[in-house]
RNA sequence: CGCCUAAUCCCGCAAUGUGGCGGGAGCGGAGGACCCAAGUUUCUGGGGUGAACUUCUCUUCGAGAAGCGAGUAUUUUCCGGCUCGAACCCGUCAGCUAACUCCGCAGGUGUAAGGAAA
Numbered sequence: 001c002g003c004c005u006a007a008u009c010c011c012g013c014a015a016u017g018u019g020g021c022g023g024g025a026g027c028g029g030a031g032g033a034c035c036c037a038a039g040u041u042u043c044u045g046g047g048g049u050g051a052a053c054u055u056c057u058c059u060u061c062g063a064g065a066a067g068c069g070a071g072u073a074u075u076u077u078c079c080g081g082c083u084c085g086a087a088c089c090c091g092u093c094a095g096c097u098a099a100c101u102c103c104g105c106a107g108g109u110g111u112a113a114g115g116a117a118a
Base pairs, nucleotide, nucleotide: 001110002109003108004107008025009024010023011022012021013020026105027104028103029102030101031100036095045093046090047089048088049087053067054066055065056064057063058062068085069084070083071082072081075118076117077116078115079114
């Protein structure tokens, strides 16, 4: 100076050597009517955040391939290259959902910054 991500900015008080407290804006998520949907299918539990899923094969819990999804220095689209397809949470329970209610603002990291059109 950037990148992934919702995970940023501002104000006040305090503090002035280990990072506090409160408030606002912004961004993101969950619960939650009528109507609509579902006509149920409840241990084969169910559900949520997220791109992070499906199928096939193999020397099988791992790997490979394809499809599909995600990221890559103004933004969008196309082409191309390179990467990723994890992890966690709720706790027997939730379709959508106006009003309303509640919650998060962490963590990780260095793309060579290609080409064309607008």
Molecule: c-di-AMP riboswitch aptamer (ydaO/yuaA leader)
Organism: soil metagenome